Context: one part of a larger RNA
């Protein structure tokens, strides 16, 4: 390639929007007929294969004749399905309403606890630290206490297997902007839908660029300890940096190791948020149902382990990815970056 796959063996893209392209709900006419069906001509070289006959004693070989050439074009017709054109529904989607929870995002301001510093007061000899020292800090008054300021970071309880968001992530109070997203009952548009190669945006921490800030904590570092050494685990400093604006970086075990969407297929039990019902003074509590989130578990699946209406069941559409280990997610070369480096991605060798 054809296949067969992607939880954990190679394999789901970091998320999402979305051009193109693929796929697309019910009903009816209209036969336009592209795709699909039938039939006809034309072609489809010869040799080969393959059927029949025939020549070399057979055969291999060679003649001859037929079939076949799954194709492509054209002409005829068919009209069920795809497509196409018109007209139509509402169940997919989406709009308005009326309610709802939420660390969802941005700005701005405000708050106490703590930690470390300073000032001052009270106090004297120790304090820190470790497995046990030691380096370190302290009569220049340390630690301990009290009281006063500075300044920077993080947000104890509440707090939960709980919430929210596309993922990354998101937790103090409060204004302000500002997005999603449940839920009920109408009414409204009327298939507008799903995916989505390219693209574009968002993406932890680390870095990185200028300009601030800098309490704690800590790469580097430097000392003291440990050791046969100790460029470490442990300890006493300590700079980048953690913060904060504005700009790059674009990668992670960016993990549910599990791609989005729809549909179907036993239950149980908890727990959030809604909405009715029954009950109640009235919170609970029951029953019913919709989004969600967890645990167990039946059929099924799976090599197993385990998934199990939040599927790894059974189906349908569309995208990304894999094809033995190593070289190697590297060279080159493009592209992209300030730089680190990212993305794309071999081979020769070799087992």
């Nucleotide at each position: 390639u054809u296949g067969g796959g992607c939880g954990u063996a190679a394999a789901g893209g970091g998320u999402u929007c979305g051009c193109a392209g693929g796929c697309g709900g019910g009903a009816a006419c209209c036969u336009c007929a592209a795709g699909u069906c039938a039939g006809g001509u034309g072609u489809g070289a010869a040799a080969u294969c393959c059927c029949c006959g025939g020549g070399c004693u057979c055969a291999a070989c060679c003649c001859g004749g037929g079939a076949c050439g799954u194709g492509c074009a054209u002409c005829u017709g068919a009209a069920a399905c795809u497509g196409g054109g018109u007209u139509u529904c509402u169940u997919g989607a989406g709009u308005a309403c009326u309610g709802g929870a939420g660390a969802g995002g941005g700005c701005a301001g405000u708050g106490g606890a703590a930690u470390u510093g300073c000032u001052g007061g009270u106090g004297u000899a120790g304090g820190a630290g470790u497995g046990a020292c030691a380096u370190c800090c302290g009569u220049a008054g340390a630690g301990a206490u009290c009281a006063g300021c500075a300044g920077g970071a993080a947000c104890a309880c509440c707090g939960g297997a709980g919430g929210c968001g596309a993922a990354g992530g998101c937790g103090a109070c409060u204004g302000c902007c500002u997005g999603g997203c449940c839920a009920g009952a109408u009414a409204c548009u009327g298939a507008c839908g799903c995916u989505g190669a390219g693209g574009a945006a968002c993406g932890a921490a680390a870095g990185c660029g200028u300009g601030g800030g800098g309490a704690g904590c800590a790469a580097a570092c430097a000392g003291g300890a440990u050791u046969a050494g100790a460029u470490a685990c442990c300890c006493u400093g300590g700079u980048a940096g953690u913060c904060c604006a504005c700009g790059c970086c674009g990668u992670a075990a960016a993990c549910g190791a599990u791609g989005a969407u729809g549909a179907u297929u036993a239950g149980a039990u908890g727990u959030u948020g809604g909405a009715g019902g029954a009950a109640u003074u009235g919170a609970c509590c029951c029953c019913u149902u919709c989004a969600g989130u967890a645990u167990c578990g039946c059929a099924g699946c799976u090599c197993a382990c385990g998934c199990a209406u939040u599927a790894a069941a059974u189906c349908a559409u569309c995208c990304g990815c894999c094809u033995g280990g190593g070289g190697a997610g590297u060279a080159c070369g493009g592209c992209c970056g300030c730089a680190a480096g990212g993305c794309u991605a071999a081979a020769a060798c070799u087992c």
RNAcentral holds the full RNA, with entries from ENA, Greengenes and SILVA. This is a predicted structure of a 351-nucleotide part of an RNA (small-subunit ribosomal RNA, central domain) from an uncultured bacterium. Its mean pLDDT, the model's own confidence on a scale to 100, is 88.